[in-house]
RNA sequence: GGGCGCUUAGCUCAGCCUGGUUAGAGCGCUUCCCUUACAAGGAAGAGGUCGUUGGUUCGAAUCCAUCAGUGCCCA
Numbered sequence: 001g002g003g004c005g006c007u008u009a010g011c012u013c014a015g016c017c018u019g020g021u022u023a024g025a026g027c028g029c030u031u032c033c034c035u036u037a038c039a040a041g042g043a044a045g046a047g048g049u050c051g052u053u054g055g056u057u058c059g060a061a062u063c064c065a066u067c068a069g070u071g072c073c074c075a
Base pairs, nucleotide, nucleotide: 001074002073003072004071005070006069007068010027011026012025013024020058029045030044031043032042033041051067053065054064055063
């Protein structure tokens, strides 16, 4: 330099192809119950401007462009 992926909760990831009400799961975290206590178990809860900036659209995590970060392959 060329090509192909990935970026969504503290962590690991779904959802994107097919745009549409309040964006989800597991683990973790907080509070309570249980226990002499801890773990396990039960109940409730908090936590996200969906990497950046623009564009298209009545409407964007989802489509398009751009930039950034990161991984792999080729040279």